[in-house]
Context: one part of a larger RNA
C1' cells in the first nucleotide's frame, strides 16, 4: 500500500553487456491526446433553487439552473504524440600525441628454501615460557664447491597506477582491450536506464591428467592442563602451482545501484595541455583521476560535503518488527558439495 525509505537502524542486485519496457536535444510541420466556442443529445417523474396552490406542512404546481457526457461542426498550438525534412550542444568515428602491477601466450632471470653429490670439521644441533617428541659418531649443524626441483618475485613502492567488478607488481618478447588531454574534420539524437537473457566472476571445493619446494586442513606424536578431541612444538595427507572443466558464493564493502544537470573554497598527489618566466627553479589557466580538510545544505547522531550521504530529473534492484528461517515444501541448476527461488503454523 494513491505512503515512506534503502551509509551504520529492515533495505543497493557481486559485477558487467544488452532484449522488451519506460524516460529522451535543437528546429519547422500536423493536429490524435490538450485548450476553447458553436450545435444536438443526455425522456418525464424524483433530487437542488427560486416562486405558487391546499389554513401549515407533508403533497402538489409552475418556472429556472445543474448533470459536462457522447455525437456533429469551427478555432488554439505551450505541452505529449505522429511523420517528414533540416541542425550540433548529447552520443559516436577518423587522425595527430600520452600514462598505467589491465588480459593472453611465450621465453628469461637473480636472491631465498628444501633435496642429492663432494670437501673441511667434531659433539651436538633443532625447538621452547620450559621442555620433550625429532635429528645425529651409518658424522648431523656449521662451512666451502657443484648439481636438482617448485613455487614466490625484495629493494622500486607511494596516502601512486590500471581494470566494470572479482582483482592485477621480476624482466623482455609477441597478440590485445579500455582510458585521457589538445586541435582539425566527420556522422547527425545514432541516446539513458534496463524486466527476463547471456557473459565475467576472490578463496575454499569438485572432476580428469600433470607436478608437488615451501607451506599446511584433516592425521600421528610431544607439551600444557583438572581436562586439552586446541593455543606451542616436531612431523605430515588432501590442498596450494599447471592444462582443461565445473561449481558461481563472501564484510564479492565506499556496507553508498547507473546516468545526466546545477550548487563557495583549501591543500596535496598522478597523468596531459596552454600561458608566463633572465625560456632557471617556478608562476599560473584548464581537463581527467586520487586523497585529506571545510561553506552552505542534509542528517537521529555519527558523520557526508562538486569524487555528496546537498539540489533535481530518468530508469532498475530492493525494505516493511524479532524468532520460526535463508528453514520446510515445490519448481530450478550442479558430478557432488551445494546454489537460486522461498513460506507457514508457534512464540515474543
Nucleotide at each position: 500500500u494513491u505512503g515512506g525509505g534503502c551509509g551504520u537502524a529492515a533495505a543497493g542486485g557481486g559485477c558487467g553487456u544488452g532484449u522488451a519496457g519506460g524516460c529522451g536535444g535543437u528546429u519547422a510541420a500536423u493536429a490524435a491526446g490538450c485548450c476553447u466556442g458553436g450545435u444536438g443529445u443526455g425522456a418525464a417523474a424524483g433530487a437542488c433553487c427560486a416562486c405558487a396552490g391546499c389554513u401549515c406542512a407533508a403533497c402538489u404546481g409552475u418556472g429556472g439552473g445543474a448533470a459536462c457526457g457522447c455525437g456533429c461542426u469551427g478555432g488554439g498550438a505551450a505541452c505529449u504524440g505522429u511523420a517528414u525534412g533540416a541542425c550540433u550542444a548529447g552520443a559516436g568515428u577518423a587522425c595527430a600525441g600520452g600514462a598505467g602491477a589491465g588480459g593472453a601466450a611465450g621465453c628469461u632471470g637473480g636472491a631465498a628454501u628444501u633435496c642429492c653429490u663432494g670437501g673441511u670439521g667434531u659433539a651436538g644441533g633443532g625447538g621452547u615460557g620450559a621442555a620433550a617428541u625429532c635429528u645425529g659418531u651409518a658424522g648431523a649443524u656449521a662451512u666451502c664447491a657443484g648439481g636438482a626441483a617448485g613455487a614466490a618475485c625484495a629493494c622500486c613502492g607511494a596516502u601512486g597506477g590500471c581494470g566494470a567488478a572479482g582483482g592485477c607488481a621480476a624482466g623482455c618478447u609477441u597478440c590485445u582491450g579500455g582510458c585521457c588531454a589538445u586541435g582539425u574534420a566527420c556522422u547527425g539524437a545514432c541516446g539513458c536506464u534496463g524486466a527476463g537473457g547471456c557473459g565475467c566472476g576472490a578463496a575454499a571445493g569438485c572432476g580428469u591428467g600433470g607436478g608437488g619446494a615451501g607451506c599446511g586442513a584433516a592425521c600421528a606424536g610431544g607439551a600444557u592442563u583438572a581436562g586439552a578431541u586446541a593455543c606451542c612444538c616436531u612431523g605430515g595427507u588432501a590442498g596450494u602451482c599447471c592444462a582443461c572443466g565445473c561449481u558461481g558464493u563472501a564484510a564479492a564493502c565506499g556496507a553508498u545501484g547507473u546516468g545526466c544537470a546545477c550548487u563557495g573554497g583549501g591543500u596535496g598527489u598522478a597523468g596531459g595541455a596552454g600561458g608566463c618566466g633572465u625560456u632557471g627553479a617556478g608562476c599560473u589557466u584548464u581537463c581527467u583521476g586520487u586523497a585529506c580538510c571545510g561553506u552552505a545544505g542534509c542528517u537521529a547522531a555519527c558523520g557526508c560535503g562538486u569524487u555528496a550521504a546537498g539540489u533535481g530529473c530518468a530508469c532498475c534492484g530492493c525494505c516493511u518488527g524479532g524468532g520460526g528461517a535463508g528453514u520446510a515444501u515445490g519448481c530450478u541448476c550442479g558430478c557432488a558439495a551445494g546454489g537460486g527461488u522461498g513460506a507457514a503454523a508457534c512464540u515474543c